[in-house]
RNA sequence: AGUCGUUGCAUCGACUAUAAAAAGCCCGUUAGGAUGCAAGCGUUCCGCCCAUUGUGGGCGGAGGUCGGG
Numbered sequence: 001a002g003u004c005g006u007u008g009c010a011u012c013g014a015c016u017a018u019a020a021a022a023a024g025c026c027c028g029u030u031a032g033g034a035u036g037c038a039a040g041c042g043u044u045c046c047g048c049c050c051a052u053u054g055u056g057g058g059c060g061g062a063g064g065u066c067g068g069g
Stems, first nucleotide, its partner, number of pairs: 001016005006039006025069004033041001044062007
């Protein structure tokens, strides 16, 4: 300097051409992904529709892990 942990900014951390992760203060919790603000990608619930051996896909609405140290 670049890339990555959903996106922007910031942080924390990792890696070096790769895009992962056992890292990201600790413990637990949640379907909810590292953190904060915003977003609303993923995830969750409801309704409708399509396909269907296989149980997947589309649209709309709601909502948007939490507690303690």
The RNA shown here (Pistol ribozyme) has 69 nucleotides. Its Rfam family is "Pistol ribozyme". A reference for the family is Weinberg et al. (2015), "New classes of self-cleaving ribozymes revealed by comparative genomics analysis", Nat Chem Biol. Rfam links the family to the GO term catalytic activity.